Predicted 3D model of a 107-nucleotide RNA (SAM riboswitch aptamer (S box leader)) from a pig gut metagenome. RNAcentral holds the sequence, with entries from MGnify.
Parts: sequence; C1' cells; structure tokens
RNA sequence: CUCAUCAAGAGCAGUGGAGGGAACGGCCCAAUGAAGCUGCGGCAACCAUCCCAUCCGGCAGGGUGCGGAACGGUGCCAAUUCCGCAGGCCCAGCCCUGCAAGAUGAG
Repeated sequence: CUCAUCAAGAGCAGUGGAGGGAACGGCCCAAUGAAGCUGCGGCAACCAUCCCAUCCGGCAGGGUGCGGAACGGUGCCAAUUCCGCAGGCCCAGCCCUGCAAGAUGAG
C1' cells in the first nucleotide's frame, strides 16, 4: 500500500502498585486493586491443515458453502471498534447509507 472483517463470543490466579478504555471531548472502568509481566484456562475460525457437500476439469488441480473439525501460525477474552462525523426517515431505532480514524488477518 491492497483486500476482507469489526452488534456475537470468551477470565481466573500470582506479581505489581496508579492508572486504563488509540486519538479531542463525553461517558465509563480502577485501592472491593489500573497498566505491565507470568501461569493456567477460554473464545473465535483470518491463515495453514484435514473432512463433508456441490460445481468446473481428461488429469493435476481449482471454485463455492452463515458447512464441519481445531493438534499448527496469529488475534482476542468490560461496555457495538464504549460513544466518532455527515446525510436520510413512519423522528423511530442494537435503524439505514456514506465517510474518517483505528484494530485484526491475509498478501
């Protein structure tokens, strides 16, 4: 830089000591113990692998699926990515569309 996804899901213990939730502001979390680190546990299924169904193909192989598994590589385990900005409407909602910033994965 490109592409995909982001309303679901999953935490205890030890250590540590005052911060944390990216960013302005808000609103939250925190001495009934924040961040960080460690251990164990878990969630998910992006990549890899395997299986099933189906389609293309002479083969090799490839496509598709709210498909299945989860021993590998990441990621994640308060709150929609906590709440963003603009527009729309049966002014109503976890509403719809677009955009920005960001996160994660793959290349």

Its Rfam family is "SAM riboswitch aptamer (S box leader)". The literature on the family includes a 1998 paper in Mol Microbiol by Grundy and Henkin, "The S box regulon: a new global transcription termination control system for methionine and cysteine biosynthesis genes in gram-positive bacteria".